The RNA shown here (c-di-GMP-I riboswitch aptamer) has 88 nucleotides and comes from a Methanosarcinales archaeon. The sequence was found by an Rfam model in a public genome assembly. Its mean pLDDT, the model's own confidence on a scale to 100, is 85.
[in-house]
RNA sequence: AGUUGAUAAAGGCAAACUAUCCGAAAGGAUAGGACGCAAAGCAAUGGGUCUAAAGCACUUAAAGUGCCAUGACGGUCAGGCUACCGAC
Numbered sequence: 001a002g003u004u005g006a007u008a009a010a011g012g013c014a015a016a017c018u019a020u021c022c023g024a025a026a027g028g029a030u031a032g033g034a035c036g037c038a039a040a041g042c043a044a045u046g047g048g049u050c051u052a053a054a055g056c057a058c059u060u061a062a063a064g065u066g067c068c069a070u071g072a073c074g075g076u077c078a079g080g081c082u083a084c085c086g087a088c
Base pairs, nucleotide, nucleotide: 002088003087004086005085012037013036017032018031019030020029021028022027035075041081042080045078046077047076048073049072050071055067056066057065058064
């Protein structure tokens, strides 16, 4: 430096759920909590998924319905960047 994750050690992250807060929602933050994770580290580039406030269209007495991402998801897939330890 490359390939790789058998074994082991040091350590790391933290699903569901609960509480508080933020948000229109999806969802997020913090604390608790561990189902799991060898990139479950980083980043929305492409696919995918979720939401639909504003806007637009329709409609209504009020209500409401549809479309739409500029809002999200990295623990959904591909690709990108970076990294601990071991083995070869």